[in-house]
Context: one part of a larger RNA
RNA sequence: GGCACACGGUGGAUGCCUUGGCACAAAGAGGCGAUGAAGGACGCGAUUACCGGCGAUAUGCCACGGUCAGGUGGAAAUAACCUAAUACCCGUGGAUUUCCGAAUGGGGCAACCCUUCUCAAGUAAUGUUGAGAAACUCUUAUCUGAAUUCAUAGGAUAAGCAGAGCUAACCCAGGGAACUGAAACAUCUCAUUACCUGGUGGAAAAUAAAACAAAUGUGAUUUCCUGAGUAGUGGCGAGCGAAACGGAAAUAGCCUAAACCGUUCAACAUGUUAAAGGUCGUGACCGUUGUGUUGACGGUGUUGUGAGAGCUUUUAGGUCGAUUUACGAUUAGACCAAGAAGUAAAAAACUAUAUUGUUAACUGAAUGUUCUGGAAAGUUCAACCAUAGCGGGUGAUAGUCCCGUAAGUGAAAACAAUGUAACUUCUUAAAGAAUUCUCAAGUAGCACGGAAUAAGUGGAAGUCUGUGUGAAUCCGGCAGAACCAUCUGCUAAGGCUAAAUACUCCUUUGUGACCGAUAGCGUAUAGUACCGUGAGGGAAAGGUGAAAAGUACUCCUAACAGGAGAGUGAAAUAGUACCUGAAACCGUGUGCUUACAAGCAGUUGGAGUGGCGCUUCGGCGCUAUGACAGCGUGCCUUCUGGAUAAUGAGCCUACGAGUUAGUCGUCACUUGCAAGGUUAACCCCGUAACGGGGGAAGCCGUAGCGAAAGCGAGUCUGAAUAGGGCGAUUUAGUAUGUGGCGCUAGACGCGAAACCGGGUGAUCUACCCUCGUCCAGGAUGAAGUGAGGGUAAAACCUCAUGGAGGUCCGAACUAGUGUGGGUUGAAAACCGCUUGGAUGAGGUGAGGGUAGGAGCGAAAGACCAAUCAAACUCGGAGAUAGCUCGUAUUCCUCGAAAUAGCUUUAGGGCUAGCGUCGAGUAAAAAUGUAAAGGAGGUAGAGCACUGAUUGGGCUAGGGCUGUCACAACGGUACCAAACCCAGACAAACUCCGAAUUCCUUAUACAUGUUUCUCGGCAGUCAGGCUACCAGGGAUAAGCUUGGUGGCCAAAAGGGAAAGAACCCAGACCAACAACUAAGGUCCCUAAACAGUAGUUAACAGAGAAAGGAUGUUAAGUUGCUUAGACAACUAGGAUGUUGGCUUAGAAGCAGCCAUUCAUUUAAAGAGUGCGUAAUAGCUCACUAGUCAAGCGACUUAGCGUCGACAAUAUCCGGGACUAAAACUACUUACCGAAGUUAUGGGCUUCGAUUUAUUUCGGAGCGGUAGAGGAACAUUCCAUUUGCAGCGAAGGUGUAUCGUGAGGUAUGCUGGAGCGAAUGGAAAAGCAAAUGUAGGCAUUAGUAACGAUAAACAAGAUGAAAAAUCUUGUCGCCGAAAAUCUAAGGUUUCCUGAGCAAUGUUAGUCAUCUCAGGGUUAGUCAGAUCCUAAGCCGAGGCUGAAAGGCGUAGGCGAUGGUAAACAGGUUAAAAUUCCUGUACCUGGUGUAAAUCGUUUGACCGUAAGGAGUGACGCAGGAGUGAAAGAUCAGCCACCUGUUGGAUUAGGUGGUCUAAGCAUGUAGGUGGAAGACGUUGGCAAAUCCGCGUUUUCUUAACACUGAAGUGCAAACGGGAGUCCUUUGGACACAAACUGAUCCUAAUCAUGCUGCCGAGAAAAACUUCGUACGGGAGAGUUGCAUCAGACUGUACCGCAAACCGACACAGGUAGAUGGGUUGAAUAUACUAAGGCGCUC
Repeated sequence: GGCACACGGUGGAUGCCUUGGCACAAAGAGGCGAUGAAGGACGCGAUUACCGGCGAUAUGCCACGGUCAGGUGGAAAUAACCUAAUACCCGUGGAUUUCCGAAUGGGGCAACCCUUCUCAAGUAAUGUUGAGAAACUCUUAUCUGAAUUCAUAGGAUAAGCAGAGCUAACCCAGGGAACUGAAACAUCUCAUUACCUGGUGGAAAAUAAAACAAAUGUGAUUUCCUGAGUAGUGGCGAGCGAAACGGAAAUAGCCUAAACCGUUCAACAUGUUAAAGGUCGUGACCGUUGUGUUGACGGUGUUGUGAGAGCUUUUAGGUCGAUUUACGAUUAGACCAAGAAGUAAAAAACUAUAUUGUUAACUGAAUGUUCUGGAAAGUUCAACCAUAGCGGGUGAUAGUCCCGUAAGUGAAAACAAUGUAACUUCUUAAAGAAUUCUCAAGUAGCACGGAAUAAGUGGAAGUCUGUGUGAAUCCGGCAGAACCAUCUGCUAAGGCUAAAUACUCCUUUGUGACCGAUAGCGUAUAGUACCGUGAGGGAAAGGUGAAAAGUACUCCUAACAGGAGAGUGAAAUAGUACCUGAAACCGUGUGCUUACAAGCAGUUGGAGUGGCGCUUCGGCGCUAUGACAGCGUGCCUUCUGGAUAAUGAGCCUACGAGUUAGUCGUCACUUGCAAGGUUAACCCCGUAACGGGGGAAGCCGUAGCGAAAGCGAGUCUGAAUAGGGCGAUUUAGUAUGUGGCGCUAGACGCGAAACCGGGUGAUCUACCCUCGUCCAGGAUGAAGUGAGGGUAAAACCUCAUGGAGGUCCGAACUAGUGUGGGUUGAAAACCGCUUGGAUGAGGUGAGGGUAGGAGCGAAAGACCAAUCAAACUCGGAGAUAGCUCGUAUUCCUCGAAAUAGCUUUAGGGCUAGCGUCGAGUAAAAAUGUAAAGGAGGUAGAGCACUGAUUGGGCUAGGGCUGUCACAACGGUACCAAACCCAGACAAACUCCGAAUUCCUUAUACAUGUUUCUCGGCAGUCAGGCUACCAGGGAUAAGCUUGGUGGCCAAAAGGGAAAGAACCCAGACCAACAACUAAGGUCCCUAAACAGUAGUUAACAGAGAAAGGAUGUUAAGUUGCUUAGACAACUAGGAUGUUGGCUUAGAAGCAGCCAUUCAUUUAAAGAGUGCGUAAUAGCUCACUAGUCAAGCGACUUAGCGUCGACAAUAUCCGGGACUAAAACUACUUACCGAAGUUAUGGGCUUCGAUUUAUUUCGGAGCGGUAGAGGAACAUUCCAUUUGCAGCGAAGGUGUAUCGUGAGGUAUGCUGGAGCGAAUGGAAAAGCAAAUGUAGGCAUUAGUAACGAUAAACAAGAUGAAAAAUCUUGUCGCCGAAAAUCUAAGGUUUCCUGAGCAAUGUUAGUCAUCUCAGGGUUAGUCAGAUCCUAAGCCGAGGCUGAAAGGCGUAGGCGAUGGUAAACAGGUUAAAAUUCCUGUACCUGGUGUAAAUCGUUUGACCGUAAGGAGUGACGCAGGAGUGAAAGAUCAGCCACCUGUUGGAUUAGGUGGUCUAAGCAUGUAGGUGGAAGACGUUGGCAAAUCCGCGUUUUCUUAACACUGAAGUGCAAACGGGAGUCCUUUGGACACAAACUGAUCCUAAUCAUGCUGCCGAGAAAAACUUCGUACGGGAGAGUUGCAUCAGACUGUACCGCAAACCGACACAGGUAGAUGGGUUGAAUAUACUAAGGCGCUC
């Protein structure tokens, strides 16, 4: 270290639970708001951070009603209180109700600031305080009132319970996408959707026929069913898709305009010549009190059998009854009676009463014992109630314990509904004739362009309308799907209208085969924490126990940490990190095992050791471990093929993917009825729920054919009675349920890049606007000017002066060149060195502007919040994805494909092929073999055709050549047709031609449904290797394309060492059986180191070619040979001659020439080699001898050999093997597989059989995609039946059963629920999706601990000190690493206490935790006053809406504008407090002079005029403060010296404001008066302009630093000691001058230049109008007032922006000394630090 067991830790699964959710049902309600909403801010408690409640009357006040003995909320504790004089609590009504918010007096950065008027409090007065009022628009009324007379516009005032804003869905209307689908895309679709906007209501909209329709017609609208996926529409594609009829729900109808009337009103006209007329007749009378027209008002009137008006006639419930007048006639009208209706339309208001309901409540039956237990509700025994056995609680499971439940009762008050009464309104006549009048106008219609109707412009009716045109009036008009006619229906161009219908932010009650803490809403409370500038995004997190009985007390310890005892409790391994407490992961203990041993880690065998049980003591069984040995390359996915070095997973737990809907389609099964079957909506009854009954509208079927009319067992075509097509002859459907598949929906899950809509962003960055601010120092020396020279004059030259410049060098600042580092950083862009610009097109701050196909861009597609070739955010939205990945329990049966055709198709699809399941056909089915009969043109072969082709012959033709004038002839080793002979080629040649193959069959045999047909459901369309036949290629490829087989794919086993495919062979299961196949038998390694006969010598076997070789074996052909071969040895190998030539030489042997000759010989070349300068020399050929039998050459075959060189070490699997363990041939035996056989068992299927899948027999059972079948588990429901505190579920072990998924029993834990059987319903099974969430590992005790400016010692404190405190030494910064201050932060500030976490270590410390404390202003800053850019914006202009622009006006600093200094003081504040000394504004009093008092000083209002305020850049010269330096004087101290001294040296110090007075240097200006005056929107004494007078070039006026005096000394300013951020004790010194320098100041100055450089108020002055007005202003003094907001602390940083205590970023001011030109650099002062291992 491993395995096992036991015990723990960690962690929070599982089980159980539920405070919370989800989905519905029934009622209610359907709004709130200027009487101030919704929503908030801030407050209110004895102590109070949060939630809830409330509002300065603040955890509550008043009244009424209910209820009650306790109460002061969640929420403890303590204190203090209230309460039978009714507290607390519940309900109803009322009071109060800060500030913001429509927000409304004005403003504004929401919860803040600033006003005016009236009244009140207070003051001498101002200031201050309280209450109320003060927005805009609209309507109404009144008063006013322009251009312009009346008038109008406009203005003012008043009144209004008017509007404004908020709110979930539903509804109407104005606008209106895109992804997507169409496998592309444009019409089309998505969709009249999403979204934006306006508006109403509890519903909205629609609605009372200019309608449908076509029969015996219906009779407003809306909704449901049906019609119907029909009619239609449609790139006639994808798709879209009605209506009427019919059945139901609910029902409800009305009012105007017009004609006509009026002794109502107004305007105009008419009219005294008295008209028209005055109800009628006659007569009178009247007639500006008339009449006509127009308008208003009132009456009438409202329809399509057309209606009404007008006209005529007749009659009429009752009573009364006006009319200019008399009489007569009549008629309006009034009252009574009767009838009808009503506040929801048609008119409208209030009340009373009754009933019911809602908002609090009340009554409410019935039990005891035994046992167990901590506890009884359990158990046992015996009772009781029930109109109550719903539910919840109580120490386990309760009808009878509690709350409740059934049933019944109940309201002072408010509200709702209903009824009645009262009240209000209306009616109380019909008929007739058809002469007159009326019946909705820029309308209907028409044309063009659109929209919407299901309908895309079409032949397109009907509806709406932008533009143009433009009727009729009942004998009219519109419609009936172009249009016309007939016929029918209706009556437009005005309006109102309940119900049935839609929805649920909300209230109450109830329900669930809904969830149960990764579930259910995002939330068991949270829109919280947190993220983001913002719009917006958005978590996690439940459980002690019955009861806190929450551990008194003791001990360990520094300890209030943690623990050990003790105690409580049934239980503490229930101890607040709390029920159960799994796994990963981490330990402790015990047993076995492991230090010569190489790998998927298991499996099979198994030695030894330990433990337990039993034992007949022999042993046996179980269990832990496992030496050693055999075999053995994970899982998933995707692929022809994966151990692959292809994908995915660190591990564990939980979650995680084919679902649901549709009266859709189709098939199968099931059940009912059957030539029929069936209801839909809806209605009724009833229930806790399920349900039952009605309802035939409609649908399918029963008859077809045809385009249709139509006919019909037929019909269509056709001239046809023909033929042919489709039918009948052959009848089964229909409805429910379940399942398979399809369709429409997101449709199995996750996943884009994108597209579109509405918003949010310019705190980053780009550009622009406004107002500010910054740039050490040095250098160069333009123009101009001066002087000199020069010229006729110029020009020009020189010297000065001068100070220009997108000039130079170089800091701050800015940029980012090169390089190094960094790269899990210090930093999501930095650090070091280096570098560019640095008076300019410069840098920078604050406030603003421009916005997404848009901005901005000195242009890089750069930038627009760490995002840019189209930001971010939410939505359409679950876009789409022919693509990738993933897709979850078991068993049984069968079992593919990788092909064809078509395809904008090739990695996708459709149909066919191949699979499966069901049904049918049962025969001349199918398949194989044999037989018989046919088909064919391949292999081969051939050259007869087509083409190609070699040699020869023969021979036309041609070339060359000879004779040649021509003609003609000859030759030819030249070319060559045809023909002949010989040879030979072909996929697109064939005179020929197989094998195999294919077709047929009344045949035979075998198999036995395998075939075929119909129907449901698939999968497959990437294939691969091998053998053979071919094409391509190179007769290359592990290449590619076909064909025919096999195998792999989807196939395990044996062999080939190892290997998808090769050889053998097809695995249902078991076992330590047998026989074989391929292949093997020396060892590894099972089986003969068998047998016989050969071969090989190469380590060949155990990788390879052309080619080579006297390897060897076998066979053959041929030659030499006892007349002596071959080899060896001995001897010879000569002479002419050194052949000739050549040559210096050439003698056999450099070279050339030869009839290479001849001689002697046994034989000997004018020489085969070596050699020499040339000779010489040595050899060979050849010959003889010795020896003695075979020796050569060639051919074929077997086995060997060389050829043979590559990268880690090797080409038998290894060892090893040689008459073999190699090779060849033959023989026998054995081994060898999951094959075969034998034994037992399982399943499927067939046959027979059985009560029974009962028995027997036959056959079968590899399997991916896939089809079919049967089961297991989980959660819930119903019924039946059980278990459980004597211990359920869950957890964790053991045993056992089942083929398996799984089941059962039991020990321990656990402490309250849980099963079984049979059915039913599903959020129903995980290893993988770079899955989601949580937990835990590994890396690893590893990297790192954030500038290398640095520490050390002593003491103190403490449990503990490198880091805390004190002291001392050392080091670092010092144009900062110091000090002030804006922004931003928001308590970080100070003190006390503390150390869990935070701090990159420790910590006694802290910017951390807890508690307490701290910020003081007339003068500082802001606000108040003013305006810039910009923003808002009454009226106004404009726009589909929302909105946009903009006048008056307002807001808005970064600018303008009144005023304070010094010192002291606190733990923490100071220009704020205190001391001292000042100043500003306003009020009042007083004094002085002045002015005025009706000839009007002065003030107020009216936003008046004028001046002023008031402005650029650069440059240089001067003045000169502060600061600093130097010197001197003075003071204090130190050192040293001395006899002493006024001595010497050193160190330090030697300080003071505002204000008042003075008015210098300097700067600027001419000054003053008078008069006139077209200008300054009116006026002016003001300004401007003009004229004139006086004074003058240094006075004057204005301005003005500095300096001086006062302020001012009583301030400040040295010490010692101690218990040291402090205290005590004392004493208070000098307190001057000069020089140098200077960037404050003078100075908004001066000079130069071109780019020509804010506004307004304050302030001064002037007058005009109105009002007030007798005192007023100025100056001095005195006195009063000055409210509000900020003020702590950090602020180049540990407190801001960067996720951090982050090497980055962050505007402005001060900025000492030495060096130096300098703010460079270096060192240093004050001051601050040593950077938290």